This is a predicted structure of a 72-nucleotide RNA (transfer RNA) from Polychytrium aggregatum. Its mean pLDDT, the model's own confidence on a scale to 100, is 83. Its Rfam family is "tRNA". Rfam links the family to the GO term triplet codon-amino acid adaptor activity. Rfam classes the family as a transfer RNA. Lineage of the source: Eukaryota > Opisthokonta > chytridiomyceta > Chytridiomycotina > Polychytrium.
This record gives sequence, C1' cells and structure tokens, in this order.
RNA sequence: GGGCUGAUAGUGUAGUGGUAGCAUACUUGCUUUGGGUGCAAGUGGUCGCGGGUUCAAACCCCGCUCGGCCCC
Repeated sequence: GGGCUGAUAGUGUAGUGGUAGCAUACUUGCUUUGGGUGCAAGUGGUCGCGGGUUCAAACCCCGCUCGGCCCC
C1' cells in the first nucleotide's frame, strides 16, 4: 500500500428499509427473622464519526477513525 471483517445500554449480544430487542447489571416491590435464590415491575441506547439516497436508514451508498485477520 491492497483486501476481508468488526464497532448497538455499565458488560455480552440479536436485529438485511417502517416504534432498537434479549441476557446480565442496577433500582423498587413481593417472598425470608435477615441474606441469598425465585417472581414481578422499572431504569439505562445521539446504533463509532461525517456526508449521501429514501416519505422513512442500526440496515443501502461514499469517506474517515479505531480493533482484528490475510496478502504485498
């Protein structure tokens, strides 16, 4: 220098154009003498950054940043 791949909640992950889910964590309640376990409810996301396409973009297109792999 070229190619491939990844970036989504504190953490780990799903989501191939139409309200961003799940697990865990955290908070509250129930249960317990108390804790833990279990159950229920809730909190938490500018979807890496900047543009473009579209009525509508996490998703499609272009560029960039960072991580991983391969080639030279």